RNA sequence: GGAGCCGGCCAGACAGUCGCGAGAUGCGCAAGCACUCGAGGAAAGUCCGGGCUCCACAGGGCACGGUGCCAGGUAACCCCUGGGCGGCGCGAGCCGACGGAAAGUGCAACAGAAAGAUACCGCCAGCGGUUCUUCGGAAUGCGGGCAAGGGUGAAAUGGUGCGGUAAGAGCGCACCGCGAGUCCGGCAACGGACCGGCACGGCAAACCCCACCGGGAGCAAGGCCAAAUAGGGUGACGAUGACGCGGCCCGCGGAGUCACCGGGUAGGCUGCUUGAGCGUAUCGGCGACGAUGCGCCUAGAAGAAUGACUGUCCCAGACAGAACCCGGCUUAUCGGCCGGCUCCGCCG
Numbered sequence: 001g002g003a004g005c006c007g008g009c010c011a012g013a014c015a016g017u018c019g020c021g022a023g024a025u026g027c028g029c030a031a032g033c034a035c036u037c038g039a040g041g042a043a044a045g046u047c048c049g050g051g052c053u054c055c056a057c058a059g060g061g062c063a064c065g066g067u068g069c070c071a072g073g074u075a076a077c078c079c080c081u082g083g084g085c086g087g088c089g090c091g092a093g094c095c096g097a098c099g100g101a102a103a104g105u106g107c108a109a110c111a112g113a114a115a116g117a118u119a120c121c122g123c124c125a126g127c128g129g130u131u132c133u134u135c136g137g138a139a140u141g142c143g144g145g146c147a148a149g150g151g152u153g154a155a156a157u158g159g160u161g162c163g164g165u166a167a168g169a170g171c172g173c174a175c176c177g178c179g180a181g182u183c184c185g186g187c188a189a190c191g192g193a194c195c196g197g198c199a200c201g202g203c204a205a206a207c208c209c210c211a212c213c214g215g216g217a218g219c220a221a222g223g224c225c226a227a228a229u230a231g232g233g234u235g236a237c238g239a240u241g242a243c244g245c246g247g248c249c250c251g252c253g254g255a256g257u258c259a260c261c262g263g264g265u266a267g268g269c270u271g272c273u274u275g276a277g278c279g280u281a282u283c284g285g286c287g288a289c290g291a292u293g294c295g296c297c298u299a300g301a302a303g304a305a306u307g308a309c310u311g312u313c314c315c316a317g318a319c320a321g322a323a324c325c326c327g328g329c330u331u332a333u334c335g336g337c338c339g340g341c342u343c344c345g346c347c348g
Base pairs, nucleotide, nucleotide: 001344002343003342004341005340006339007338008337009336010335012313013312014311015310016309017308018307020038021037022036023035025034026033027032040319044330045329047328048327049326050325051324052218053217054216055215064214065213066212067211068210069083070082071081072080073079084098085096086095087094088093099209100208104207105206106203107202120150121149122146123145124144126142127141129140130139131138132137158176159175160174161173162172163171177198178196179195181194182193183192184191185190222270223269224268225267232261233260234259235258236257237256243253244252245251277296278295279294280293281292282291283290284289314317
């Protein structure tokens, strides 16, 4: 100097003018004014996990669903950290449905003899007759041996080499692979050494087995206040006439009247933002994270608020707008800053 990897952070800045939402502050009779605060790293998708709320619920099991290398972190997790194993990369690093195939059942298109016990071509010695012959043999038939070679396939019963053999074969040996054995290291996943000629391969994102986890619904949850109208319950009175016709009597009408209670609807209030919170320092831990001290308060609406204009500057400004809250994951995103690290080239 070039090419990359990992982690963290910012999300145009400043000034002026006019606006918007909230407030437990101040002024004002009030209208209002002042002051303070006012979106994100993803507020998004709603894919996981939890808080909170209501409903249900003795305990255990079955079924169903989820998770799935090991250990740890956490309120919890399909998250995160560290480690193991496998794959990719020269490397920093990145990626991973990564439990079990000696429980059982099942599957494998096409091709192929055979996809679990199979022999198509082939190789081998033996036996029998026939034919041919350059007299060495060759072809053909029979019952055997073999799985080395050819061929099919994504995959063919450990691989390569040497020995061995009639031909072959872990039949023997070396290396690699494998293992349900032994020992050692590690909490474990797993690794190493020795041992064993090696035990019928693959698929569990097929059923299944094993281990662990899992009640349902969601802030339109839920709670409180509460009209009008209609209806309900209880009590008292009532055809021996309650009640109504403005107070009383007569008269007329007449089956309800009165009181209390409780539920629902309209509407209003609440839930609502102080929280597994943020910042910082120290300590513990490789780390995720935890503990302690100090400091801070940071949207809460219901047409639902953060915008517009002007000017200056620069590297010319992306994706995008809270709706109960929080932890994650995933997806979208102009440009830039900081830290750590790797590889290549050149110079000293």
Bacterial RNase P class A from Pseudoxanthomonas sp., 348 nucleotides, folded computationally. Rfam family: Bacterial RNase P class A. Gene Ontology terms of the family: ribonuclease P activity, tRNA processing and dimeric ribonuclease P complex. It is annotated as a ribozyme.